[in-house]
RNA sequence: AGGGUUUGAUCCUGGCUCAGAAUGAACGUUGGCGGCGUGGAUUAGGCAUGCAAGUCGAGCGAGAAGCUCCCUUUCGGGGGAGUGGACAGCGGCGAAAGGGAGAGUAACGUGUGGGUUACCAACCCCUGAGCACGGGAUAGCUGCGGGAAACUGCAGGUAAUACCGUAUAACAUCUCAGGAUCAAAGCUUCGGCGCUUGGGGACGGGCCCGCAUACUAUUAGCUUGUUGGUGGGGUAAUGGCUUACCAAGGCUUAGAUGGUUACCGGGUGUGAGAGCAUGGCCUGGCUCACUGGGACUGAGACACUGCCCAGACACCUCCGGGUGGCUGCAGUCGAGAAUCUUCGGCAAUGGACGAAAGUCUGACCGAGCGACGCCGCGUGCGGGAUGAAGGCCUUCGGGUUGUAAACCGCUGUCAGAGGGAAGGAAAAUUUGACCGAUCCUCAAAGGAAGUACGGGCUAAGUUCGUGCCAGCAGCCGCGGUAAGACGAACCGUACAAACGUUAUUCGGAAUCACUGGGCUUAAAGGGUGCGUAGGUGGUCUACUAAGUUGGGUGUGAAAUCCCUCGGCUCAACCGAGGAACUGCGCUCAAUACUGGUAGACUUGAGGGAGACAGAGGUGAGCGGAACUGAUGGUGGAGCGGUGAAAUGCGUUGAUAUCAUCGGGAACACCUGUGGCGAAAGCGGCUCACUGGGUCUCUUCUGACACUGAGGCACGAAAGCCAGGGGAGCGAACGGGAUUAGAUACCCCGGUAGUCCUGGCUGUAAACGAUGAGUACUAGAUCGGAGAUCUUUCCACGGGUUUCCGGUCGUAGCGAAAGUGUUAAGUACUCCGCCUGGGGAGUAUGGUCGCAAGGCUGAAACUCAAAGGAAUUGACGGGGGCUCACACAAGCGGUGGAGGAUGUGGCUUAAUUCGAGGCUACGCGAAGAACCUUAUCCUGGUCUUGACAUGCUUGAGAACCGUCUCGAAAGAGAUGAGUGCCCCUCGGGGAGCUUUUGCACAGGUGCUGCAUGGCUGUCGUCAGCUCGUGUCGUGAGAUGUCGGGUUAAGUCCCUUAACGAGCGAAACCCUUGUCCCUAGUUGCCAGCGGAUAAUGCCGGGGACUCUAGGGAGACUGCCGUAGUUAAUACGGAGGAAGGUGGGGAUGACGUCAAGUCCUCAUGGCCUUUAUGAUCAGGGCUGCACACGUCCUACAAUGACAGGUACAAAGGGACGCGAACUCGCGAGAGUAAGCAAAUCCCAAAAAACCUGCCUUAGUUCGGAUUGCAGGCUGCAACUCGCCUGCAUGAAGUCGGAAUCGCUAGUAAUCGUAGGUCAGCAUACUACGGUGAAUAUGUUCCUGAGCCUUGUACACACCGCCCGUCAAGCCACGAAGGUGGGGAGUAUCCGAAGUCGCCGAGGUAACCCGCAAGGGAACUAAGCGCCGAAGAUAAGCUCCGCGAUUGGGACUA
Repeated sequence: AGGGUUUGAUCCUGGCUCAGAAUGAACGUUGGCGGCGUGGAUUAGGCAUGCAAGUCGAGCGAGAAGCUCCCUUUCGGGGGAGUGGACAGCGGCGAAAGGGAGAGUAACGUGUGGGUUACCAACCCCUGAGCACGGGAUAGCUGCGGGAAACUGCAGGUAAUACCGUAUAACAUCUCAGGAUCAAAGCUUCGGCGCUUGGGGACGGGCCCGCAUACUAUUAGCUUGUUGGUGGGGUAAUGGCUUACCAAGGCUUAGAUGGUUACCGGGUGUGAGAGCAUGGCCUGGCUCACUGGGACUGAGACACUGCCCAGACACCUCCGGGUGGCUGCAGUCGAGAAUCUUCGGCAAUGGACGAAAGUCUGACCGAGCGACGCCGCGUGCGGGAUGAAGGCCUUCGGGUUGUAAACCGCUGUCAGAGGGAAGGAAAAUUUGACCGAUCCUCAAAGGAAGUACGGGCUAAGUUCGUGCCAGCAGCCGCGGUAAGACGAACCGUACAAACGUUAUUCGGAAUCACUGGGCUUAAAGGGUGCGUAGGUGGUCUACUAAGUUGGGUGUGAAAUCCCUCGGCUCAACCGAGGAACUGCGCUCAAUACUGGUAGACUUGAGGGAGACAGAGGUGAGCGGAACUGAUGGUGGAGCGGUGAAAUGCGUUGAUAUCAUCGGGAACACCUGUGGCGAAAGCGGCUCACUGGGUCUCUUCUGACACUGAGGCACGAAAGCCAGGGGAGCGAACGGGAUUAGAUACCCCGGUAGUCCUGGCUGUAAACGAUGAGUACUAGAUCGGAGAUCUUUCCACGGGUUUCCGGUCGUAGCGAAAGUGUUAAGUACUCCGCCUGGGGAGUAUGGUCGCAAGGCUGAAACUCAAAGGAAUUGACGGGGGCUCACACAAGCGGUGGAGGAUGUGGCUUAAUUCGAGGCUACGCGAAGAACCUUAUCCUGGUCUUGACAUGCUUGAGAACCGUCUCGAAAGAGAUGAGUGCCCCUCGGGGAGCUUUUGCACAGGUGCUGCAUGGCUGUCGUCAGCUCGUGUCGUGAGAUGUCGGGUUAAGUCCCUUAACGAGCGAAACCCUUGUCCCUAGUUGCCAGCGGAUAAUGCCGGGGACUCUAGGGAGACUGCCGUAGUUAAUACGGAGGAAGGUGGGGAUGACGUCAAGUCCUCAUGGCCUUUAUGAUCAGGGCUGCACACGUCCUACAAUGACAGGUACAAAGGGACGCGAACUCGCGAGAGUAAGCAAAUCCCAAAAAACCUGCCUUAGUUCGGAUUGCAGGCUGCAACUCGCCUGCAUGAAGUCGGAAUCGCUAGUAAUCGUAGGUCAGCAUACUACGGUGAAUAUGUUCCUGAGCCUUGUACACACCGCCCGUCAAGCCACGAAGGUGGGGAGUAUCCGAAGUCGCCGAGGUAACCCGCAAGGGAACUAAGCGCCGAAGAUAAGCUCCGCGAUUGGGACUA
């Protein structure tokens, strides 16, 4: 610090997701030791049991047991004195601390800083004064009672530092300033400790104030003790704290009130920081103690282990009544993913009491449990290669695990056993629950490694299994037979006593943007203005000092973080010092800026004067054209409408035309990127009223300004209400068409509406998709409204300047498109709005509206994208240009018939397999009777094999026969026969045959979607690319575009391109003309010879021809056109003219095109079989469908006779002449020929003659019968041919469709390969030999440019909605269940306060006493008052038949 993910690729926007750190965690697997921490986060749910607050005899009375002594005794004991001090009591102090929890609380609760002249304060410290004299009770105790218990009553009697009176009385309190009032306690070991009343301090608290402190407006108004005052009361103290009266205030958009959530801080986690999240342990504060209320005591409480009452719950009970409160420490149940021991000790630190010893202390110190966290240590160290075995992989060579192990040597940390021991102890002695550093000895490598991951992000890969299954997954995604992604193994990577997962927080996320974002098109500018609050605000001067800046000072608890030291062996941990705590207060100073006060200014703003432009607004009046209606005239058959029609109108007279009259709406031309207005919007003319703007003058005011949350006003069209109006147009509706349908487009009608008046609605792609204002920042040009200068007036022009409206464009900006003084540039001010897509502008609530509906406006759930701009392609029933037998113009076919052949289908034991639009279908197959031939079928056999190589056992040379079974293959038996080399004569070796066993062979088995090679197709179409440069952030572009031209990206010109490559062309073959050379097997003009005849012979090279070499054609020449071009047209010459004809030649790529059955090959499968072999059958099977052909349907013909002219091929297991035989196929015999020599070989159509005369024929030949021939072991299934006989369909072919542009189509024959035989197929060859097109509208295909795109698997694309099914969440819903906060009324416990107090009462007073008084009090009454009851609402949550839309799924 970034990465992955939207696309074919790119840039951007934007979400999702990952890597980091953390946790009071939990879960999974694993688990050696120690140190330091930490551990009920959920039910503030319920709790058994034990402990957690007592202490003081030096305040007081009494005093048991025990001990000592004495007396006595019935020897059981009893009594007395002393000592002793238990239990309980009175009294004092403590119990308000310590400990626990976070329910409540959005608050002066907390934090911070202040205030208290408005306060308190036990224990402690300092200091002043005092402590005199008296009195009456009461617990305990004794006696008598009640009760189950808890507890309690009566009588008697006792003490005090308990209680009370009097005295004394100030530096105390009150005060009218004269005065008045108020206290005490003693104990003692004699040291002291206490008591009372003042003052001061310290510690601690109460109260008040400034500032800060969560979300929500789908909560906007709240409040009656409420706000203030006066009097009374109350408190330690201010105060509506309380009460009576008076006034009517107080709070609030700077968010009151309500709702929801939440203890707050120091800090903690994270982060570069700012922030964000959080508040467990520790620490400060607050609050709570079963729930609610209340007071008492006290210095302090409205009191965790006190009291009273009410309630719920639980326990005891003799049923009358009582008791209890673990959110103290342990522990238990429950709920939960989840959180410990009913431990030891007061040794240390601290607390209560005590003079002290001491007692108490679940505070605390320790131990235990839990890898819960952090930190440390160990599980060995060194050597050790034949790189052992085993595992895994393998190209079989090896590699890897791996110096790892074994083995050799060494060490002794930790754990273990034994023995000592510092320290925690501070102390003169004593004192350790618990821990124990460290030291010595012992043994032995022995007891101690796992977890996750290995497709990318992200470090680390191979094999096997599986086969969209099982499964994985944080995101992208993986898995459909070669998975680096699933599972396993091996190997590797990371971390390590842990490692992963889950959950949560921060980070990355600049993805809420203060630091630090945006709003033309990605989400986002309010429809427009006016204006309130608020925010911001021109120039100068003076003062002030609030903000601001600097210094000083107080505070900012400690702990934490950071730095430096130090202590535990290190670290974690702990200690000390420092820094920091970014804050707040006080104070001094500064005065630039902001604010404030005062004064001034004119440039912002406004006013004034004079001009000007304009569809600015409102009202009234007027006008013409068109339309339509009515009346009348003319006229006489159609009109109208459409792509074409029809509905419609018309002889009751339409349309057309003329005249007159009426009606409503809109204003042609002018009219314009022109004008005006805030926007919506505004268009005939005139008048009236009226708003705004511009220019000039620089006359006045003197900052009066800008923006603008709420608010108010305006606001197209449609729509609504009421009343008018209604010509045309025209939703709905009717009819006619179109169509598969047509609830549409087209046509004929037509109602609301459109128009006017008054009101409502308040929305639009209300758009420049661009808020308003101010300032600054190159220009050029056009238009509108003014002013001014200039040639001295005028006009036209030109210059300058202000305002408004456009276009182009620099810098800049921008993701790009673009924008660019009318900014989307540079800045400032103010407002509005955005934060992934969908759900959804939906639901709900509120509010506005007559309604329609508007404004405000979510969530659950779901996806990993949605989106913007631009790029390259592809596509378009987009455009332009161009081409092709693409169409058109022609010729001939196919589709109909019969047959051949291939395919499908059917059939079959089998009908082997492949090919499937063009680009499969007379295709692989250049030839299935056996063979071929195949996992085709049926049956018989072989198993190292039909074929290859090597090793091995035994036998035999090899080789050649014979026999049996058998369909053959095969199985078995048997005979003959011995060779070569060495030799020690035993034998051995080479080679071959056979045999045994092992490696292996074999496979036309699967996968052409694992492949190579080869091939088809687009297409012989003109395209496809590269280097450098340039442009662009980039994908990419340019070049390759444009203008011409070409068959062509062919060439020329232009040009940020310049060049180059693969293609095109050329080079190659063939054909067409000529020349040279050569002349046999070819040729024969001239010369000669010979024949019935023939280059037959001698000869010849002239010609043809053969086969070598050359020439020739290049737009080279002329003319015209064209850019002085490329080129085109015409012409000359020429055998040939514009690539002369034909062929070979096929760019980058496309179709996962075809082929594993040509061949090669990975993987898989098979191995007495999917291999090999044999016989027979099948591949030829036939209701049917299709493709490609052949032959025909006839007279341009058939048949018969005669007769002429090719080219190119083949031939030895061959071609085979001639001759003979046969009607013929053919047979017999046989010459010649390894071929320019011989043979196949006859070319056929053509031409001549004859006949047939339009018919199912002398057309056509299918089918069938008989007889033959040939090949071949073999023609039944299943060959070809011949002769005779038979003589089917068919009379030119529907929709549709194919080929062809010249030696072509059409037609005619010939040859070859394959092949024993079999050709209508295929491949070649020549003969005869046309017609038409000089065009590109259309169909098909193709190329280039351009345009749109939501397509990129690329239009056979993408994609919308209903319906059906499943599933999920949500809304509505008659109703129903529950919670919360209040209001009103009733009832009214405890208790304070008040009143009363005829009952009760020791202290004081009067009195001798009785008694009275004072004072107190029980009971009673009153106000308030918790819980409870009732009533009407509010609010939140759940359920709900049914219903609504939404998401997801194939």
Molecule: small-subunit ribosomal RNA
Organism: metagenome